Two RNAs folded together computationally: RNase P RNA and transfer RNA, 442 nucleotides in total. Rfam match: Bacterial RNase P class A. It is annotated as a ribozyme. The prediction has a mean pLDDT of 75.
[in-house]
RNA sequence: GUCGGGGCGCGGGCCGUCGCCGGAGCACGAGGCUCCGGAGGAAAGUCCGGGCUCCCUAGGGCGCGGUACCGGGUAAUUCCCGGCCCUCGCCGCAUUGCGGCGGGGCGAGAAAGUGCCACAGAGAAUAUACCGCCCGACCACGCAAUCACUGGUUGAGUGGUCGGGUAAGGGUGAAAAGGUGGGGUAAGAGCCCACCGGCCGGGAAGCAAUUUCCGGCGCACGGCAAACCUUACCGGGAGCAAAACCAAGCAGCAGGCGGGUGGCCCGCCCGAUGCCUGCGGGUAGGUUGCUCGUGACCGUCUGCGGCAACGCAGCGGCCGGAUAGAUGACGGUCCGAGACAGAACCCGGCUUACAGCGUCCCGACCGCC
RNA sequence: GGCGGCGUAGCUCAGGUGGUAGAGCAAGCGGCUCAUAUCCGCUGGGUCAGGGGUUCAAAUCCCUUCGCCGCUA
Numbered sequence: 001g002u003c004g005g006g007g008c009g010c011g012g013g014c015c016g017u018c019g020c021c022g023g024a025g026c027a028c029g030a031g032g033c034u035c036c037g038g039a040g041g042a043a044a045g046u047c048c049g050g051g052c053u054c055c056c057u058a059g060g061g062c063g064c065g066g067u068a069c070c071g072g073g074u075a076a077u078u079c080c081c082g083g084c085c086c087u088c089g090c091c092g093c094a095u096u097g098c099g100g101c102g103g104g105g106c107g108a109g110a111a112a113g114u115g116c117c118a119c120a121g122a123g124a125a126u127a128u129a130c131c132g133c134c135c136g137a138c139c140a141c142g143c144a145a146u147c148a149c150u151g152g153u154u155g156a157g158u159g160g161u162c163g164g165g166u167a168a169g170g171g172u173g174a175a176a177a178g179g180u181g182g183g184g185u186a187a188g189a190g191c192c193c194a195c196c197g198g199c200c201g202g203g204a205a206g207c208a209a210u211u212u213c214c215g216g217c218g219c220a221c222g223g224c225a226a227a228c229c230u231u232a233c234c235g236g237g238a239g240c241a242a243a244a245c246c247a248a249g250c251a252g253c254a255g256g257c258g259g260g261u262g263g264c265c266c267g268c269c270c271g272a273u274g275c276c277u278g279c280g281g282g283u284a285g286g287u288u289g290c291u292c293g294u295g296a297c298c299g300u301c302u303g304c305g306g307c308a309a310c311g312c313a314g315c316g317g318c319c320g321g322a323u324a325g326a327u328g329a330c331g332g333u334c335c336g337a338g339a340c341a342g343a344a345c346c347c348g349g350c351u352u353a354c355a356g357c358g359u360c361c362c363g364a365c366c367g368c369c
Numbered sequence: 370g371g372c373g374g375c376g377u378a379g380c381u382c383a384g385g386u387g388g389u390a391g392a393g394c395a396a397g398c399g400g401c402u403c404a405u406a407u408c409c410g411c412u413g414g415g416u417c418a419g420g421g422g423u424u425c426a427a428a429u430c431c432c433u434u435c436g437c438c439g440c441u442a
Base pairs, nucleotide, nucleotide: 001365002364003363004362005361006360007359008358009357010356012334013333014332015331016330017329018328020038021037022036023035024034025033026032040340044351045350047349048348049347050346051345052239053238054237055236059266060265061264062263064235065234066233067232068231069083070082071081072080073079084107085105086104087103088102089101090100091099092098093097108230109229113228114227115224116223117222130170131169132166133165134164135163136162137161138160139159140158141157143155144154145153146152147151178196179195180194181193182192183191197219198217199216200215201214202213203212204211205210243288244287245286246285252279253278254277255276256275257274258270259269260268295318297317298316299315301314302313303312304311305310335338370441371440372439373438374437375436376435379394380393381392382391388425396412397411398410399409400408418434419433420432421431422430
């Protein structure tokens, strides 16, 4: 320097003119003048969590939904940090394992139960005998030996049928009921042995997940829970179009006795000039909530604690608020010629989109010293 | 703004408890007819909205993105 991976930061600057929204001040008959502030890292998707508001209560059971290695952080989380385990890639040692670096993981339980495992294949979870291998019986064939010789007997062999053994080999499959090697056997087989793997029990380290050591057991236990399910924990529902108030306007009628926006039941609360349901009538305005409030607030700041996320203390800051919806347009200039995109109650995360620039770390290659 | 649902052939829809995706209409070809329609027969046509994951295997299960529709003062 190029390429790749990962983490951060920025994401047009300046000047002029004319506008828009909000606040403060001055002036007020109308209207106006001055100053200050005015989109984002994602304002997006609405995928999680919380604040806030209402549902008179927010309790128990069933159901439903969610979460799921362990520990910590946080207001809280399906988020973040650290660790463990599994897996993938690269490198090293030089060997089928160990170590390092980086990426990924919805990563509880399959000896609680149910279910599924298509096609292929002999057999797919109570394992299985198609080919092959081995044993036995019978039949056939030729060969050899022998006898009492157109025949019989015996022996080894080949082929076939039947009965049995086998799970080593072939073949099928995503998966074939521990693996490799040796012994053993009629042939084989954890049948036996060594190593590896597995299960059970115990010790040590660690808060734990887990790791490691020792002993025992030839092994009884395939996969799928992002299938039902089980276990543990969590969750009352709705959402600012929540909700409250003011003004304006209108026409009542019918039905029910229970109603309280909970999935159901119990419990609890309210209940007659009351409540609920349906039809009909009216309104389509304003204020608060609303962001100027000292808060789970923000900060590239400092110190301390912590591996870190983060916490505590100090210092500094107060930063859009519309309601047809403001944050813009034009001109000039500079450069590397500006991407994705625009608040609508607020906040913390995640995910997705993003031209280009800067910066840090890691890896590979090339060049120079 | 908030809350739900859907996306499968050219069109309308099945399939959604995982195992090579189907129906009707439409299209093409052939038959019938003097000819057209009806009718009969045959055929083609699918990134199951896109991407990733779980699994031996995904239209189906999980996550995410895109598009469309509905409800709500």